[in-house]
Context: one part of a larger RNA
RNA backbone atom coordinates (compact mmCIF):
# COMPACT_ATOMS: atom_id res chain seq x y z
C1' N A 1 0.00 0.00 0.00
C1' N A 2 -3.57 -3.66 -0.67
C1' N A 3 -6.54 -8.38 0.76
C1' N A 4 -9.47 -9.87 4.64
C1' N A 5 -12.69 -9.83 9.35
C1' N A 6 -18.95 -13.63 12.64
C1' N A 7 -14.63 -4.97 13.47
C1' N A 8 -17.19 0.41 13.02
C1' N A 9 -19.49 4.92 10.35
C1' N A 10 -22.12 7.02 6.25
C1' N A 11 -24.48 4.67 1.28
C1' N A 12 -26.18 2.52 -2.84
C1' N A 13 -28.75 -2.07 -5.97
C1' N A 14 -36.02 -6.76 -6.93
C1' N A 15 -30.27 -7.37 -1.90
C1' N A 16 -33.89 -8.14 1.84
C1' N A 17 -38.66 -6.67 3.13
C1' N A 18 -44.22 -5.00 1.07
C1' N A 19 -46.53 -7.35 -3.46
C1' N A 20 -47.81 -10.43 -8.03
C1' N A 21 -46.80 -14.54 -11.05
C1' N A 22 -43.78 -18.48 -10.75
C1' N A 23 -40.10 -23.17 -10.00
C1' N A 24 -39.13 -27.44 -6.54
C1' N A 25 -44.59 -32.58 -7.07
C1' N A 26 -47.30 -34.42 -12.81
C1' N A 27 -46.65 -35.83 -17.85
C1' N A 28 -43.75 -34.55 -21.87
C1' N A 29 -39.84 -30.97 -24.21
C1' N A 30 -34.69 -29.64 -24.89
C1' N A 31 -29.69 -29.57 -22.24
C1' N A 32 -26.45 -32.12 -18.91
C1' N A 33 -24.00 -36.31 -15.52
C1' N A 34 -24.14 -41.36 -14.92
C1' N A 35 -24.95 -45.52 -17.33
C1' N A 36 -24.59 -48.67 -21.69
C1' N A 37 -22.46 -48.91 -26.67
C1' N A 38 -18.61 -50.69 -32.35
C1' N A 39 -19.41 -45.46 -32.18
C1' N A 40 -23.04 -42.91 -28.62
C1' N A 41 -18.32 -36.92 -32.09
C1' N A 42 -16.16 -32.55 -29.32
C1' N A 43 -15.88 -28.30 -26.05
C1' N A 44 -19.01 -25.27 -21.53
C1' N A 45 -18.19 -26.82 -15.15
C1' N A 46 -20.50 -21.99 -8.70
C1' N A 47 -22.31 -17.19 -9.58
C1' N A 48 -20.31 -16.12 -15.23
C1' N A 49 -21.47 -24.81 -17.85
C1' N A 50 -26.62 -27.31 -17.81
C1' N A 51 -33.30 -24.58 -24.81
C1' N A 52 -24.68 -22.83 -24.10
C1' N A 53 -21.31 -23.55 -29.32
C1' N A 54 -25.70 -25.39 -32.44
C1' N A 55 -29.97 -19.16 -36.23
C1' N A 56 -32.59 -25.84 -37.76
C1' N A 57 -27.83 -34.21 -36.52
C1' N A 58 -33.18 -38.59 -41.40
C1' N A 59 -28.57 -38.15 -45.92
C1' N A 60 -25.41 -34.20 -46.30
C1' N A 61 -23.89 -31.44 -41.86
C1' N A 62 -20.38 -34.73 -39.08
C1' N A 63 -15.65 -33.78 -36.62
C1' N A 64 -18.03 -40.68 -33.96
C1' N A 65 -18.08 -46.09 -35.26
C1' N A 66 -18.11 -50.75 -38.56
C1' N A 67 -17.04 -52.05 -43.76
C1' N A 68 -15.39 -51.14 -48.48
C1' N A 69 -11.42 -47.90 -51.68
C1' N A 70 -7.41 -44.34 -51.86
C1' N A 71 -1.77 -41.95 -51.96
C1' N A 72 1.25 -35.55 -55.15
C1' N A 73 -4.05 -36.91 -52.77
C1' N A 74 -11.12 -33.76 -52.28
C1' N A 75 -7.55 -28.18 -52.89
C1' N A 76 -2.90 -24.27 -54.02
C1' N A 77 1.90 -23.85 -56.61
C1' N A 78 6.12 -25.12 -59.75
C1' N A 79 8.47 -29.07 -63.27
C1' N A 80 8.39 -33.29 -67.44
C1' N A 81 5.66 -36.18 -71.30
C1' N A 82 1.45 -36.99 -73.84
C1' N A 83 -3.61 -35.72 -75.31
C1' N A 84 -7.83 -32.58 -76.98
C1' N A 85 -11.07 -31.04 -74.62
C1' N A 86 -14.02 -30.44 -70.33
C1' N A 87 -18.84 -31.50 -69.90
C1' N A 88 -23.27 -33.97 -71.13
C1' N A 89 -26.57 -38.15 -72.47
C1' N A 90 -26.62 -43.81 -72.29
C1' N A 91 -24.92 -49.20 -71.21
C1' N A 92 -22.41 -52.51 -67.52
C1' N A 93 -20.41 -54.48 -62.50
C1' N A 94 -21.04 -52.53 -57.91
C1' N A 95 -23.94 -50.94 -51.25
C1' N A 96 -21.57 -46.89 -53.00
C1' N A 97 -16.83 -44.66 -54.10
C1' N A 98 -15.06 -46.24 -58.21
C1' N A 99 -13.62 -48.97 -62.88
C1' N A 100 -15.25 -50.15 -68.22
C1' N A 101 -17.86 -49.44 -72.63
C1' N A 102 -20.12 -45.94 -76.02
C1' N A 103 -21.96 -41.29 -78.65
C1' N A 104 -20.83 -36.14 -79.45
C1' N A 105 -17.08 -32.51 -78.20
C1' N A 106 -11.81 -26.75 -77.93
C1' N A 107 -10.67 -21.25 -78.59
C1' N A 108 -7.22 -17.08 -80.61
C1' N A 109 -3.92 -17.24 -84.81
C1' N A 110 -1.77 -17.52 -91.96
C1' N A 111 1.89 -19.63 -89.41
C1' N A 112 5.43 -20.16 -85.62
C1' N A 113 3.06 -19.94 -81.35
C1' N A 114 -0.23 -18.89 -77.06
C1' N A 115 -4.35 -20.15 -73.85
C1' N A 116 -7.83 -23.19 -71.42
C1' N A 117 -8.61 -28.55 -69.65
C1' N A 118 -7.52 -33.23 -68.70
C1' N A 119 -4.20 -37.72 -68.09
C1' N A 120 0.34 -40.08 -66.52
C1' N A 121 4.93 -39.19 -63.66
C1' N A 122 7.82 -38.77 -59.51
C1' N A 123 9.74 -34.55 -56.60
C1' N A 124 9.26 -29.96 -53.76
C1' N A 125 5.07 -30.09 -50.69
C1' N A 126 -0.63 -30.63 -49.87
C1' N A 127 -3.57 -32.17 -46.13
C1' N A 128 -4.81 -32.52 -40.17
C1' N A 129 -12.13 -30.39 -36.31
C1' N A 130 -4.94 -34.37 -34.12
C1' N A 131 -2.31 -31.60 -28.64
C1' N A 132 -0.81 -27.14 -26.08
C1' N A 133 -6.06 -21.51 -24.80
C1' N A 134 -0.83 -22.70 -18.91
C1' N A 135 3.00 -20.04 -25.65
C1' N A 136 -0.55 -16.28 -28.88
C1' N A 137 -3.28 -12.87 -31.62
C1' N A 138 -8.15 -11.59 -32.21
C1' N A 139 -13.15 -12.37 -30.23
C1' N A 140 -16.34 -13.23 -25.82
C1' N A 141 -18.16 -13.70 -20.13
C1' N A 142 -17.60 -11.54 -15.19
C1' N A 143 -17.34 -7.77 -11.03
C1' N A 144 -19.85 -3.46 -13.32
C1' N A 145 -23.43 1.60 -16.32
C1' N A 146 -19.99 -0.40 -10.10
C1' N A 147 -18.13 4.85 -9.75
C1' N A 148 -13.97 4.19 -10.00
C1' N A 149 -8.73 4.07 -12.30
C1' N A 150 -4.41 7.24 -12.86
C1' N A 151 -0.16 10.67 -14.53
C1' N A 152 2.85 15.50 -14.99
C1' N A 153 4.76 19.21 -11.70
C1' N A 154 5.05 20.80 -6.64
C1' N A 155 5.44 19.24 -1.49
C1' N A 156 6.13 15.79 2.65
C1' N A 157 8.89 11.37 3.90
C1' N A 158 15.55 7.79 4.58
C1' N A 159 12.45 4.88 1.66
C1' N A 160 8.20 2.12 0.50
C1' N A 161 4.98 5.46 -0.30
C1' N A 162 1.75 9.98 0.95
C1' N A 163 -0.96 14.10 -1.13
C1' N A 164 -3.59 15.16 -5.03
C1' N A 165 -8.76 11.81 -4.92
C1' N A 166 -9.21 13.02 2.23
C1' N A 167 -12.71 16.66 4.79
C1' N A 168 -18.16 19.78 4.82
C1' N A 169 -22.82 19.52 2.18
C1' N A 170 -24.93 17.17 -2.37
C1' N A 171 -25.75 13.62 -6.70
C1' N A 172 -27.93 8.25 -10.45
C1' N A 173 -22.53 9.40 -10.82
C1' N A 174 -14.32 11.49 -8.46
C1' N A 175 -21.95 14.89 -10.17
C1' N A 176 -21.31 19.96 -8.78
C1' N A 177 -20.24 23.57 -4.90
C1' N A 178 -17.17 25.44 -0.85
C1' N A 179 -12.59 24.10 2.11
C1' N A 180 -7.79 22.68 2.08
C1' N A 181 0.29 21.81 -0.22
C1' N A 182 -1.83 21.54 -3.92
C1' N A 183 -2.02 23.11 -8.73
C1' N A 184 -3.57 21.12 -13.42
C1' N A 185 -4.82 16.86 -17.01
C1' N A 186 -6.02 12.01 -19.00
C1' N A 187 -9.21 7.52 -19.34
C1' N A 188 -14.07 6.46 -16.89
C1' N A 189 -19.45 9.87 -15.53
C1' N A 190 -22.59 12.91 -18.25
C1' N A 191 -23.52 15.14 -23.08
C1' N A 192 -22.82 14.37 -28.74
C1' N A 193 -25.51 9.22 -31.38
C1' N A 194 -30.71 6.06 -32.12
C1' N A 195 -35.71 5.38 -30.94
C1' N A 196 -40.67 6.58 -28.62
C1' N A 197 -43.32 10.82 -27.12
C1' N A 198 -45.88 16.89 -28.43
C1' N A 199 -45.61 20.76 -32.35
C1' N A 200 -44.48 23.62 -37.31
C1' N A 201 -42.25 22.94 -42.24
C1' N A 202 -41.48 20.07 -47.29
C1' N A 203 -43.05 15.69 -50.43
C1' N A 204 -47.50 13.08 -52.07
C1' N A 205 -50.39 6.52 -56.68
C1' N A 206 -51.02 4.88 -48.50
C1' N A 207 -55.47 8.24 -45.98
C1' N A 208 -60.33 11.97 -46.78
C1' N A 209 -66.38 12.71 -48.85
C1' N A 210 -63.09 16.09 -44.90
C1' N A 211 -65.75 19.93 -48.81
C1' N A 212 -67.51 18.58 -54.64
C1' N A 213 -69.74 15.17 -58.69
C1' N A 214 -70.30 10.38 -61.05
C1' N A 215 -72.08 5.68 -60.45
C1' N A 216 -73.79 2.06 -57.63
C1' N A 217 -71.23 -4.73 -58.40
C1' N A 218 -71.91 0.06 -52.00
C1' N A 219 -65.63 -1.55 -51.42
C1' N A 220 -62.04 5.62 -51.93
C1' N A 221 -64.75 1.96 -56.41
C1' N A 222 -64.55 6.80 -60.13
C1' N A 223 -63.01 11.67 -61.20
C1' N A 224 -60.99 15.54 -58.12
C1' N A 225 -57.94 16.92 -53.57
C1' N A 226 -53.61 16.98 -49.96
C1' N A 227 -57.04 19.50 -45.29
C1' N A 228 -56.74 15.19 -41.43
C1' N A 229 -54.04 10.20 -40.36
C1' N A 230 -50.11 8.29 -42.25
C1' N A 231 -44.96 7.69 -44.15
C1' N A 232 -39.91 10.06 -43.73
C1' N A 233 -36.26 14.04 -44.12
C1' N A 234 -35.55 18.93 -42.01
C1' N A 235 -36.14 22.29 -37.94
C1' N A 236 -38.45 23.43 -33.25
C1' N A 237 -39.23 21.99 -28.32
C1' N A 238 -37.06 21.10 -21.58
C1' N A 239 -32.21 24.57 -19.43
C1' N A 240 -33.93 24.18 -12.28
C1' N A 241 -34.99 28.60 -17.63
C1' N A 242 -39.88 30.84 -14.20
C1' N A 243 -42.22 31.81 -9.42
C1' N A 244 -42.29 30.56 -3.77
C1' N A 245 -39.55 28.15 0.59
C1' N A 246 -34.89 25.85 2.08
C1' N A 247 -29.75 25.83 2.26
C1' N A 248 -23.51 28.90 3.79
C1' N A 249 -24.87 34.38 -0.07
C1' N A 250 -22.85 28.11 -2.79
C1' N A 251 -23.82 23.38 -5.05
C1' N A 252 -28.17 21.66 -4.45
C1' N A 253 -33.25 19.85 -2.47
C1' N A 254 -38.80 20.46 -1.71
C1' N A 255 -43.23 22.12 -3.66
C1' N A 256 -45.96 25.46 -7.24
C1' N A 257 -46.82 27.94 -12.53
C1' N A 258 -46.87 27.02 -17.83
C1' N A 259 -46.20 22.36 -21.03
C1' N A 260 -47.51 16.73 -25.28
C1' N A 261 -43.29 15.71 -21.98
C1' N A 262 -39.60 18.33 -15.58
C1' N A 263 -35.51 17.49 -12.74
C1' N A 264 -30.47 12.16 -16.29
C1' N A 265 -38.13 12.28 -19.65
C1' N A 266 -38.83 6.11 -21.16
C1' N A 267 -35.79 2.76 -23.97
C1' N A 268 -31.27 1.41 -26.75
C1' N A 269 -26.17 1.71 -28.12
C1' N A 270 -22.13 3.27 -25.47
C1' N A 271 -18.49 -1.40 -20.49
C1' N A 272 -12.64 2.99 -17.95
C1' N A 273 -7.38 0.99 -15.13
C1' N A 274 -7.45 -3.96 -14.01
C1' N A 275 -9.47 -9.30 -11.83
C1' N A 276 -10.66 -14.67 -12.83
C1' N A 277 -2.73 -18.28 -16.05
C1' N A 278 -11.95 -16.93 -16.55
C1' N A 279 -13.65 -19.54 -22.18
C1' N A 280 -12.23 -20.01 -26.94
C1' N A 281 -6.06 -23.75 -31.19
C1' N A 282 -13.71 -27.03 -33.11
C1' N A 283 -14.95 -19.23 -36.14
C1' N A 284 -10.82 -17.37 -38.01
C1' N A 285 -5.38 -16.59 -37.35
C1' N A 286 -0.86 -18.18 -34.99
C1' N A 287 4.41 -20.27 -32.07
C1' N A 288 5.75 -25.10 -31.00
C1' N A 289 4.93 -30.45 -31.28
C1' N A 290 2.61 -34.96 -33.72
C1' N A 291 0.46 -37.80 -38.13
C1' N A 292 2.56 -38.23 -43.54
C1' N A 293 0.46 -45.93 -47.78
C1' N A 294 -1.91 -42.10 -42.41
C1' N A 295 -4.14 -39.02 -36.57
C1' N A 296 -5.00 -36.75 -44.36
C1' N A 297 -8.71 -38.09 -48.31
C1' N A 298 -13.65 -40.58 -50.75
C1' N A 299 -17.88 -43.59 -49.67
C1' N A 300 -21.58 -46.89 -47.80
C1' N A 301 -24.43 -48.19 -43.07
C1' N A 302 -24.60 -46.95 -38.64
C1' N A 303 -24.26 -43.31 -34.52
C1' N A 304 -24.48 -37.94 -32.52
C1' N A 305 -32.05 -39.35 -31.11
C1' N A 306 -29.37 -45.68 -26.36
C1' N A 307 -31.98 -45.39 -21.17
C1' N A 308 -32.73 -48.24 -14.04
C1' N A 309 -31.34 -43.06 -12.70
C1' N A 310 -30.04 -37.79 -11.08
C1' N A 311 -29.97 -32.31 -11.79
C1' N A 312 -31.00 -27.61 -14.65
C1' N A 313 -34.23 -24.31 -18.52
C1' N A 314 -39.21 -24.89 -20.63
C1' N A 315 -44.15 -26.13 -22.14
C1' N A 316 -48.78 -28.12 -20.77
C1' N A 317 -51.75 -28.80 -17.02
C1' N A 318 -54.37 -29.77 -12.49
C1' N A 319 -60.18 -26.66 -13.98
C1' N A 320 -66.11 -22.48 -13.43
C1' N A 321 -62.37 -14.60 -13.47
C1' N A 322 -62.54 -22.76 -16.37
C1' N A 323 -64.20 -25.97 -20.93
C1' N A 324 -67.11 -27.06 -24.99
C1' N A 325 -70.47 -25.41 -28.90
C1' N A 326 -71.94 -21.03 -32.11
C1' N A 327 -71.33 -15.54 -32.52
C1' N A 328 -67.98 -11.60 -33.55
C1' N A 329 -64.80 -6.93 -33.82
C1' N A 330 -59.99 -4.58 -33.38
C1' N A 331 -53.00 -4.88 -34.06
C1' N A 332 -47.87 -4.11 -34.83
C1' N A 333 -42.99 -5.75 -36.36
C1' N A 334 -41.81 -8.13 -40.42
C1' N A 335 -41.65 -11.91 -45.04
C1' N A 336 -42.53 -12.88 -49.68
C1' N A 337 -40.39 -14.49 -57.67
C1' N A 338 -37.67 -22.86 -57.25
C1' N A 339 -41.80 -17.56 -53.50
C1' N A 340 -46.34 -14.86 -51.14
C1' N A 341 -50.56 -17.11 -52.11
C1' N A 342 -56.34 -13.89 -53.33
C1' N A 343 -60.80 -16.75 -55.70
C1' N A 344 -63.46 -21.12 -57.28
C1' N A 345 -63.63 -26.73 -56.57
C1' N A 346 -62.68 -31.48 -54.37
C1' N A 347 -62.09 -33.69 -49.14
C1' N A 348 -64.62 -33.94 -41.87
C1' N A 349 -59.14 -32.58 -42.14
C1' N A 350 -53.91 -32.01 -42.93
C1' N A 351 -54.22 -31.40 -47.64
C1' N A 352 -54.79 -31.56 -53.45
C1' N A 353 -56.41 -29.64 -58.57
C1' N A 354 -57.56 -24.77 -61.02
C1' N A 355 -55.79 -20.27 -60.80
C1' N A 356 -55.64 -14.00 -60.31
C1' N A 357 -52.26 -10.40 -58.35
C1' N A 358 -47.48 -9.07 -56.61
C1' N A 359 -40.16 -7.95 -58.57
C1' N A 360 -44.75 -5.05 -53.35
C1' N A 361 -47.16 1.68 -48.17
C1' N A 362 -50.56 -0.98 -54.55
C1' N A 363 -51.03 -8.19 -53.90
C1' N A 364 -50.66 -12.25 -50.60
C1' N A 365 -49.42 -13.06 -45.60
C1' N A 366 -57.33 -15.36 -41.25
C1' N A 367 -54.48 -12.73 -35.04
C1' N A 368 -56.09 -14.03 -30.45
C1' N A 369 -57.02 -13.25 -25.73
C1' N A 370 -61.63 -9.91 -24.97
C1' N A 371 -67.46 -8.92 -26.20
C1' N A 372 -72.29 -11.46 -26.65
C1' N A 373 -75.45 -16.09 -26.83
C1' N A 374 -76.19 -20.79 -24.82
C1' N A 375 -74.71 -25.46 -22.29
C1' N A 376 -71.72 -27.82 -18.58
C1' N A 377 -72.38 -28.33 -12.04
C1' N A 378 -67.48 -29.50 -8.92
C1' N A 379 -66.68 -34.97 -11.26
C1' N A 380 -60.45 -37.03 -12.18
C1' N A 381 -65.27 -34.56 -15.19
C1' N A 382 -67.57 -32.33 -21.58
C1' N A 383 -60.96 -30.64 -16.38
C1' N A 384 -56.56 -32.77 -18.37
C1' N A 385 -53.85 -34.29 -22.76
C1' N A 386 -49.65 -38.09 -21.89
C1' N A 387 -49.88 -43.37 -24.22
C1' N A 388 -51.05 -46.69 -27.96
C1' N A 389 -53.67 -48.43 -32.49
C1' N A 390 -55.72 -47.68 -37.37
C1' N A 391 -56.51 -45.12 -41.77
C1' N A 392 -53.83 -40.37 -44.68
C1' N A 393 -51.03 -36.31 -45.98
C1' N A 394 -47.03 -33.43 -47.14
C1' N A 395 -41.31 -32.18 -47.35
C1' N A 396 -37.47 -35.02 -49.52
C1' N A 397 -33.23 -39.86 -53.96
C1' N A 398 -35.15 -41.49 -49.38
C1' N A 399 -39.25 -40.28 -43.11
C1' N A 400 -36.91 -48.47 -40.47
C1' N A 401 -33.42 -47.09 -37.06
C1' N A 402 -34.86 -41.04 -37.01
C1' N A 403 -39.25 -35.76 -39.44
C1' N A 404 -43.81 -32.77 -39.26
C1' N A 405 -49.46 -32.79 -39.81
C1' N A 406 -54.47 -34.78 -40.14
C1' N A 407 -59.03 -37.79 -38.82
C1' N A 408 -60.91 -41.81 -35.94
C1' N A 409 -60.19 -44.48 -31.57
C1' N A 410 -57.40 -44.71 -26.83
C1' N A 411 -57.70 -42.17 -22.97
C1' N A 412 -51.86 -42.14 -18.68
C1' N A 413 -50.04 -39.45 -14.62
C1' N A 414 -51.94 -34.88 -12.22
C1' N A 415 -57.36 -32.27 -7.55
C1' N A 416 -51.85 -26.03 -6.70
C1' N A 417 -46.75 -29.32 -5.51
C1' N A 418 -41.23 -30.99 0.88
C1' N A 419 -37.09 -28.74 2.51
C1' N A 420 -34.95 -24.88 -0.51
C1' N A 421 -35.05 -21.46 -5.06
C1' N A 422 -36.28 -17.48 -9.38
C1' N A 423 -38.49 -13.35 -11.42
C1' N A 424 -40.47 -8.14 -12.03
C1' N A 425 -41.13 -1.24 -9.64
C1' N A 426 -45.44 0.22 -15.08
C1' N A 427 -47.51 -0.23 -20.37
C1' N A 428 -43.80 -3.14 -16.02
C1' N A 429 -45.50 -8.38 -13.94
C1' N A 430 -49.25 -11.53 -15.68
C1' N A 431 -51.91 -13.38 -19.92
C1' N A 432 -53.12 -13.21 -25.10
C1' N A 433 -51.86 -13.87 -30.05
C1' N A 434 -48.67 -12.25 -34.65
C1' N A 435 -44.00 -12.15 -37.30
C1' N A 436 -38.65 -13.03 -38.24
C1' N A 437 -33.98 -15.64 -38.80
C1' N A 438 -32.01 -21.00 -39.50
C1' N A 439 -34.35 -24.33 -42.76
C1' N A 440 -36.54 -28.78 -48.48
C1' N A 441 -39.05 -30.39 -44.57
C1' N A 442 -39.22 -29.97 -38.82
C1' N A 443 -40.08 -24.26 -33.21
C1' N A 444 -42.52 -25.79 -26.62
C1' N A 445 -36.19 -22.70 -27.90
C1' N A 446 -33.88 -18.10 -29.75
C1' N A 447 -34.76 -12.23 -31.34
C1' N A 448 -38.65 -9.23 -32.35
C1' N A 449 -44.16 -7.22 -32.46
C1' N A 450 -48.36 -5.62 -30.88
C1' N A 451 -53.39 -6.41 -27.73
C1' N A 452 -55.73 -6.54 -22.45
C1' N A 453 -53.05 -4.77 -18.03
C1' N A 454 -52.18 -5.30 -12.49
C1' N A 455 -50.70 -5.21 -7.34
C1' N A 456 -46.61 -3.11 -3.93
C1' N A 457 -42.75 -0.52 -1.56
C1' N A 458 -43.65 1.31 5.97
C1' N A 459 -38.39 0.82 5.65
C1' N A 460 -32.68 -0.43 5.90
C1' N A 461 -32.27 -4.25 11.22
C1' N A 462 -31.50 -8.65 9.12
C1' N A 463 -29.45 -12.41 3.73
C1' N A 464 -26.36 -11.34 -1.07
C1' N A 465 -23.56 -7.81 -3.99
C1' N A 466 -21.30 -3.27 -4.37
C1' N A 467 -18.89 2.19 -3.17
C1' N A 468 -15.97 5.76 0.45
C1' N A 469 -13.74 6.65 5.01
C1' N A 470 -11.68 4.28 9.03
C1' N A 471 -9.70 0.65 12.73
C1' N A 472 -7.02 -4.27 13.73
C1' N A 473 -3.99 -8.21 11.86
C1' N A 474 1.21 -13.69 13.25
C1' N A 475 -1.87 -12.53 5.35
C1' N A 476 0.48 -10.56 0.26
RNA sequence: UGACGGGGGCCCGCACAAGCGGUGGAGCACGUGGUUUAAUACGAAGCAACGCGAAGAACCUUACCAGGAUUUGACAUGGAAGAGACGUGCCCAGAGAUGGGUAUUCCCGCAAGGGCUCUUUGCACAGGUGCUGCAUGGCUGUCGUCAGCUCGUGUCGUGAGAUGUUGGGUUAAGUCCCGCAACGAGCGCAACCCUCGCCUUUAGUUGCCAGCACGUUUGGGUGGGCACUCUAGAGGAACUGCCGGUGACAAGCCGGAGGAAGGUGGGGAUGACGUCAAGUCCCCAUGGCCCUUAUGUCCUGGGCUACACACGUGCUACAAUGGCGGUGACAGUGGGAAGCCAGGCAGCGAUGCCGAGCUGAUCCUGAAAAGCCGUCUCAGUUCGGAUUGCACUCUGCAACUCGGGUGCAUGAAGGUGGAAUCGCUAGUAAUCGCGGAUCAGCAUGCCGCGGUGAAUACGUUCCCGGGCCUUGUACA